This is a predicted structure of an 86-nucleotide RNA (c-di-GMP-I riboswitch aptamer) from a Bacillota bacterium. Its Rfam family is "c-di-GMP-I riboswitch aptamer". Rfam's curators write: GEMM was predicted in a large-scale screen for bacterial structured RNA regulatory elements. The sequence was found by an Rfam model in a public genome assembly.
[in-house]
RNA sequence: CACUGAAAAAGGCAAACUUAGCGAAAGCUGAGGACGCAAAGCCACGGGUCUAAGGCAUCAGAAGCUAUGACAGCCGGGCUGCCAGG
Numbered sequence: 001c002a003c004u005g006a007a008a009a010a011g012g013c014a015a016a017c018u019u020a021g022c023g024a025a026a027g028c029u030g031a032g033g034a035c036g037c038a039a040a041g042c043c044a045c046g047g048g049u050c051u052a053a054g055g056c057a058u059c060a061g062a063a064g065c066u067a068u069g070a071c072a073g074c075c076g077g078g079c080u081g082c083c084a085g086g
Base pairs, nucleotide, nucleotide: 003085004084005083012037013036017032018031019030020029021028022027035073041079042078043077045076046075047074048071049070050069054066055065056064
C1' cells in the first nucleotide's frame, strides 16, 4: 500500500417513535430514543425512489404530467478513515 474481517480492544453513527422549528410537500435541523450499520463518514456523477410549489393540461373542479426540490440508512461510483489478520 492493496485485500479480508467484526473474532477482540478503543470507540463512532443513529432507524422507528416523541417533541420544537423550517419547508407547498417530499424531507431537513435541534433534543430525547436505539432498529440496526465495518464506512449508516463525505459527495447528487449514473440508475432508481419520493414530492409537485411553480409550469402544462382540463369548460370549471378533482384526478393527471413535469424537478429546478429531496432521499447517501436504495444500488453503483468517487474521495477519506479506526483496529486486527493473512